[in-house]
Molecule: Bacterial RNase P class A
Organism: soil metagenome
RNA sequence: GACCGGACGGUCGCUCGUCGCAAGACGGGAGGAAAGUCCGAACUCCGCAGAGCAGUGUGCCGGAUAACGUCCGGGAGGGUGCCCCGUCCAAGCUUUGCUUGGGCGGUCCAUUCGACGGAAAGUGCCACAGAAAACAUACCGCCCCGGCGGCAACGCCGAGGUAAGGGUGAAAAGGUGCGGUAAGAGCGCACCGCUGUCGCAGUAAUGCGGCGGGCAGGGCAAACCCCACACGGAGCAAGACCAAAUAGGGAGGGAGCUCGAGGGCUUCGGCCUCGGGCACGUGCCGGCUCGGCGCGUCACAACCUCCGGGUAGGUCGCUUGAGCCCCGCAGUAAUGCGCGGCCCAGAGGAAUGACCGUCCUGCCGGAGCAAUCCGGCGGACAGAAUUCGGCUUACAGGUC
Numbered sequence: 001g002a003c004c005g006g007a008c009g010g011u012c013g014c015u016c017g018u019c020g021c022a023a024g025a026c027g028g029g030a031g032g033a034a035a036g037u038c039c040g041a042a043c044u045c046c047g048c049a050g051a052g053c054a055g056u057g058u059g060c061c062g063g064a065u066a067a068c069g070u071c072c073g074g075g076a077g078g079g080u081g082c083c084c085c086g087u088c089c090a091a092g093c094u095u096u097g098c099u100u101g102g103g104c105g106g107u108c109c110a111u112u113c114g115a116c117g118g119a120a121a122g123u124g125c126c127a128c129a130g131a132a133a134a135c136a137u138a139c140c141g142c143c144c145c146g147g148c149g150g151c152a153a154c155g156c157c158g159a160g161g162u163a164a165g166g167g168u169g170a171a172a173a174g175g176u177g178c179g180g181u182a183a184g185a186g187c188g189c190a191c192c193g194c195u196g197u198c199g200c201a202g203u204a205a206u207g208c209g210g211c212g213g214g215c216a217g218g219g220c221a222a223a224c225c226c227c228a229c230a231c232g233g234a235g236c237a238a239g240a241c242c243a244a245a246u247a248g249g250g251a252g253g254g255a256g257c258u259c260g261a262g263g264g265c266u267u268c269g270g271c272c273u274c275g276g277g278c279a280c281g282u283g284c285c286g287g288c289u290c291g292g293c294g295c296g297u298c299a300c301a302a303c304c305u306c307c308g309g310g311u312a313g314g315u316c317g318c319u320u321g322a323g324c325c326c327c328g329c330a331g332u333a334a335u336g337c338g339c340g341g342c343c344c345a346g347a348g349g350a351a352u353g354a355c356c357g358u359c360c361u362g363c364c365g366g367a368g369c370a371a372u373c374c375g376g377c378g379g380a381c382a383g384a385a386u387u388c389g390g391c392u393u394a395c396a397g398g399u400c
Stems, first nucleotide, its partner, number of pairs: 001400004006359007014029006031381001035392002038390005043235004055231005060074005075116001077113005084106010117226002122224002124220003139166002141162003145158005174192006193215001194213008239316004249307005256278008265270001279297007323342003327338004360379008
């Protein structure tokens, strides 16, 4: 890193499907993570002229994919290791060198790490230590000159030079070596690094080579920020359909005809007020009918019918899918394509369990020369809830 993650059998249950009038029979029934809900999608509903601001995310290049912050391949960089090369130091020797050990630097190879755009757009920060943490600086040291002391070595004071050496730090203004110098310094040179430019190679990131430049100038963007690109919101308790009782809402029925008088209006049909008659409804008297008395009759209610919204409840969404397995082909690979085969949980307060037997396996104790046997204890993390692709986290024991 990959894979498995107890096996077989019996009894009694749970849930779903099919068959059955029923009783019941037969068949299916958790995971590699079903977990965290961290990314990306399918699906559903709502929103949406366009543009901008704000916000969030991503960030080397190419590919894969439905998509991704995932995966594959490559590039550059950091860490580690082996071999080799260069250089420095030490020791030894057979001393124009060689061997051994150690330090530093580098190439190749292997392995590993990762939010890997920008630090010459701007702002900000860099604790402690240290002279100085960024318009460089000067603590110790080194060197020259002057003065004083001293026979001298040297010491003290003053004015300068220096950034090699020491010291501090995570980090100190290119590194190593030689030359050079009063001492030093890219001051000069070689190699390495850096940078500009040209050429070649590569789809690209980028690499290699030539020429030029002594070197531009610390780190942090998982600080603000800048640049480029992407992004509407909510989520199956999404959402769709059927639809009770009760209480609301709406419509209709219940619920009329005529005569006379008066009034104003008029679309010339009628309308309003008062009175009479008939009719109807209803209350009372009455055992019932007739009858009598009262009330009402253009809109109040009981009551009846219908319509509509919501709730309880039910149904769908719901599991045939970017599905699983074998083989072949293309590709370095991720992956894609083709052929054949398979159907593998769908609950809804929420099933997938309990017990027993045999075996497997780990530990402990006992018996046995041993093989082995007997007894006891243990065998993880966890557990579907619309569905996929990833990432991350948890995991007894075992295999490669």